RNA sequence: CAAUGCCGCGCGGGAGAGUCCUCACCGGCCUACGGUGAGGCGCCGAAGGGGCAAACUCCCCGGAAGCUCUCAGGCGCCCAGGACCGUGCGGACGAG
Repeated sequence: CAAUGCCGCGCGGGAGAGUCCUCACCGGCCUACGGUGAGGCGCCGAAGGGGCAAACUCCCCGGAAGCUCUCAGGCGCCCAGGACCGUGCGGACGAG
């Protein structure tokens, strides 16, 4: 000096699943409809969280996730969130 990988921040991309029922309030073109909230049922999995295999090991323990569970979260559009991916900057370590 410095690859790959690691951590943080910024930018870009980023899926799935009901505008079903009831009630309350508000608006209203006032028998319709729309918005917000609460409850019920149904549904989704890619914030987070929980669970598990083989290899490995004499045996036990240990042992992953985009798998699984759905506690949490989410389910018209927009907003927000979003595992993960790309990219820039910074930092620690450092093969060489």
Model confidence (mean pLDDT): 79 of 100.
This is a predicted structure of a 96-nucleotide RNA (Glycine riboswitch aptamer) from Ornithinicoccus halotolerans.
The organism belongs to Ornithinicoccus, within Bacteria.
Rfam family: Glycine riboswitch aptamer. Rfam's curators write: This family represents the bacterial glycine riboswitch. Rfam links the family to the GO term glycine biosynthetic process.